The part of an RNA shown here (large-subunit ribosomal RNA, domain VI) has 245 nucleotides and comes from a Halobacteriales archaeon. It was read from a public genome assembly. The coordinates come from a structure-prediction model, not an experiment, and the mean pLDDT is 87.

Context: one part of a larger RNA
RNA sequence: ACCUGAGGGGAACGUCCGUAUAGUACGAGAGGAACUACGGGCGGUGGCCACUGGUGUACCGGUCGUCCGACAGGGCGCUGCCGGGCAGCUACGCCACAUUGGAUAAGGGCUGAAUGCAUCUAAGCCCGAAACCAUCCUCAAAAAGAGGUGCCGCAAAGGCCACUCGUAAAACACGAGUUAGAUAGACUCGGGGUGUACGCGUCGAGGCAACGAGACGUUUAGCCCGCGAGCACUAAUCGGCCAAG
Numbered sequence: 001a002c003c004u005g006a007g008g009g010g011a012a013c014g015u016c017c018g019u020a021u022a023g024u025a026c027g028a029g030a031g032g033a034a035c036u037a038c039g040g041g042c043g044g045u046g047g048c049c050a051c052u053g054g055u056g057u058a059c060c061g062g063u064c065g066u067c068c069g070a071c072a073g074g075g076c077g078c079u080g081c082c083g084g085g086c087a088g089c090u091a092c093g094c095c096a097c098a099u100u101g102g103a104u105a106a107g108g109g110c111u112g113a114a115u116g117c118a119u120c121u122a123a124g125c126c127c128g129a130a131a132c133c134a135u136c137c138u139c140a141a142a143a144a145g146a147g148g149u150g151c152c153g154c155a156a157a158g159g160c161c162a163c164u165c166g167u168a169a170a171a172c173a174c175g176a177g178u179u180a181g182a183u184a185g186a187c188u189c190g191g192g193g194u195g196u197a198c199g200c201g202u203c204g205a206g207g208c209a210a211c212g213a214g215a216c217g218u219u220u221a222g223c224c225c226g227c228g229a230g231c232a233c234u235a236a237u238c239g240g241c242c243a244a245g
Stems, first nucleotide, its partner, number of pairs: 001149003007139004013043008026031001044097005052091004059084005064077005086226001100134003107127004158242004162178005183235003187230004191225004199218005206211001
């Protein structure tokens, strides 16, 4: 490092309906099966998140009051309220959860005496249940009879600390890495969310004008991402300890 499996745990399955069998067997008729093979429903159990739905106080947008002098951009008002929503987590979504064998119970029998007959029983033998034991899932060498195998070491193997992290996680443990490197961050791209930013230009009901809600264009914009890839730019530097003999 990888196994074996003594021995434990599990209900991991339970139930119903339909189709064919078949309007058949059976029955005068009325009525009316089964073996077996398929299909499905419900309950239960385990797992998963591609789809559908929920959540989504990361995120984007709309909008009301008020405050920051105005604009822009924001704070507060349950996340102010409202409309959407990735990942993750989830159910209302999806997947899976056979059979067969063994030994038997009641019971059915074979052969068969005691008891020249009979008798399933006394000896012997064959069948026979959702229950029992295996088959299935899972834990497991403290199984003290403490197991086995491969490699390595005693001539120095392995592990830990530290540090970057997450398929893991209360601490611990577990797992991926530490420059001989893609472990995390940044960046770029991809993939997504929102829904077209600020500014500017044109138009704009009304108005003498100033002004002006709003519309269109610039703009498949702007803003954002717990996802993926690329990329050593940043940080895993330098190191320390235990240790089979």